[in-house]
Molecule: transfer RNA
Organism: Candidatus Binatia bacterium
């Protein structure tokens, strides 16, 4: 250089044939429980779905460019 992959909460990752309200689990916060701490129960916060056009009546999802990572070729 060139192909393929892969980008979603702090982390590790799910999202169907494109349908309107984007989630788990772990971790944080509060509460409840207990003499006390784990443990467990209930609630909660947290999101530029990697960035930019474009297709569309609607884009995390689909197209093209860009970025970053990783793997393979030379």
């Nucleotide at each position: 250089g060139g192909u393929c992959g892969c980008a979603u909460a702090g982390c590790u990752c799910a999202g169907u044939u494109g349908g309107u309200u984007a989630g788990a689990g772990c971790g944080c916060u509060u509460g409840c429980c207990u003499c006390a701490c784990a443990u467990g129960c209930a609630a909660g916060a947290g999101g530029u779905c990697c960035c930019g056009u474009g297709u569309u009546c609607g884009a995390a999802u689909c197209a093209c460019g860009g970025u970053g990572c990783g793997a393979c070729c030379a």